[in-house]
Context: one part of a larger RNA
Molecule: small-subunit ribosomal RNA, 3' minor domain
Organism: Deltaproteobacteria bacterium CG11_big_fil_rev_8_21_14_0_20_45_16
RNA sequence: CACCGCCCGUCACACCACGAAAGUCGUUUGCACCAGAAGCCGCCGCGCCAACCGCAAGGAGGUAGGCGUCCAAGGUGUGAGUGAUGAUUGGGGUGAAGUCGUAACAAGGUAGCCGUAGGAGAACCUGCGGCUGGAUCACCUCCUU
Repeated sequence: CACCGCCCGUCACACCACGAAAGUCGUUUGCACCAGAAGCCGCCGCGCCAACCGCAAGGAGGUAGGCGUCCAAGGUGUGAGUGAUGAUUGGGGUGAAGUCGUAACAAGGUAGCCGUAGGAGAACCUGCGGCUGGAUCACCUCCUU
């Protein structure tokens, strides 16, 4: 490359990341209950014992063992956090030459935009209120020459 311009959204295709999702599988953790190894401690200790006392019987002491408190792993139930995955689903991003229209940029052919409500294949349309960052025409006030 200058209106044979620019440009908006739906739809279609491809790829990418993200969200939702019946759930599923992990991981961390709270609570309640069950259970309770080893060990310390406490109690019992009729069995057993060289050292102490005793001539001895026995005693003292110790000990096998038993019971109990505490308690780790574990189990059951329930809750929380977090990770992965999940039919399907939602928009988003990107991608020379796809589809439909033409919303915006000129008064863009209904001026545009903002807020709000309703409506619609899509850009959007309509109502109400607001703004000028509106063109054109006329008038008024002010400023400059």